[in-house]
RNA sequence: CUCAUCCAGAGGGGCAGAGGGAACGGCCCUGCGAAGCCCCGGCAACCGGCGUCGAAUGGAACUGCGCGAGUUACGGCUACGCGCGGCCCGCCCCGUAGGCGAGGUCAUCCGACGAUCACGGUGCCAAUUCCGACCCGCAGCCGGCGGGACAGAUGAG
Numbered sequence: 001c002u003c004a005u006c007c008a009g010a011g012g013g014g015c016a017g018a019g020g021g022a023a024c025g026g027c028c029c030u031g032c033g034a035a036g037c038c039c040c041g042g043c044a045a046c047c048g049g050c051g052u053c054g055a056a057u058g059g060a061a062c063u064g065c066g067c068g069a070g071u072u073a074c075g076g077c078u079a080c081g082c083g084c085g086g087c088c089c090g091c092c093c094c095g096u097a098g099g100c101g102a103g104g105u106c107a108u109c110c111g112a113c114g115a116u117c118a119c120g121g122u123g124c125c126a127a128u129u130c131c132g133a134c135c136c137g138c139a140g141c142c143g144g145c146g147g148g149a150c151a152g153a154u155g156a157g
Base pairs, nucleotide, nucleotide: 001157002156003155004154005153006152011040012039013038014037015036019029020028021027024132025131026130041125042124043123046121047120048117049116050114051113052112053111054110056108057107058106063085064084065083066082067081068080069078070077071076086105087104088103089101090100091099092098129151134148135147136146137145138144
C1' cells in the first nucleotide's frame, strides 16, 4: 500500500501497585487491585486441512447403478474397494456387427459454499471497534433510528 472482517464468542491464578478503555468529547472499568510481565485455561476459524458444487485448461474419454466398507445429525453421504454397464484407447476381424485387454475412466488450477477439523502460524477473552464526533436520509422536540465516510484493530498478501 491492497483486500477481507469488525452487533457472535471466550478468564482464572501469581508478581506488581495506579492507572486503563488508540487519539478528542462523553460514558465506563479500576485498591473487592488498572497497565505491564509470567503460568494455566478458553474462544474463534484469518492462514491451513477436509468435503461439496461450479468454472477453466490439458487430454482419446472421464460417467450411471448395485454391493461392501466407512461415516452419519438416521434423511443420507463417500472419486475407499469390488462388480456390472456407459464412454475412450489398443488389438483380433472383410466388417460400422461381434470378440479380447491383469488397458484407461482423471490431472492441474481457480472460485463459491460448509450443522466440517483444530496439530501448527497469528489474533482475541468488560461494555457493538463502549458510544459519539464529519456527511446523508427518516423521525422528532427533545437527544432517537438507519446508511455512509474518517480513524482504528486483526488477518492475508